Record summary: A computed fold for a 103-nucleotide RNA from a soil metagenome, annotated as Glycine riboswitch aptamer. The prediction has a mean pLDDT of 80. RNAcentral holds the sequence, with entries from MGnify.
[in-house]
RNA sequence: CCGCGCGGGAGAGAUCCCGCCGCGCCGCGCCCCCAGGGCCGGUGCGACGGGGCGCCGAAGGGGCAACCUCCCCGGAACCUCUCAGGCACCCGGACCGCGCGGA
Numbered sequence: 001c002c003g004c005g006c007g008g009g010a011g012a013g014a015u016c017c018c019g020c021c022g023c024g025c026c027g028c029g030c031c032c033c034c035a036g037g038g039c040c041g042g043u044g045c046g047a048c049g050g051g052g053c054g055c056c057g058a059a060g061g062g063g064c065a066a067c068c069u070c071c072c073c074g075g076a077a078c079c080u081c082u083c084a085g086g087c088a089c090c091c092g093g094a095c096c097g098c099g100c101g102g103a
Base pairs, nucleotide, nucleotide: 001102002101003100004099005098006097007096008095013053015052016051017050018049019048021046022045023044024043025042026041027040029039030038031037032036054087055086056085060083061081062080063079067075068074
């Protein structure tokens, strides 16, 4: 310096709209082989996909730079930009600690 395992690990909408599937409720709706079943309409919840606005920075990526170093080239952040990623939980997560292995 690299890899693996364990532990810790922040920030920001549980946001709005559309679609699809599943489940529940309502309708004096429709149909049938009628004590049940199927379909339709409305509605609530959950998962998934897409879009809008707002926001975050600590996967990755880009930019400048203290500095490395007297000069050129080059390298270089937790700074900065938000392409990517992320904004209840889970997952992820720079970095830190412990253990093991390799160069």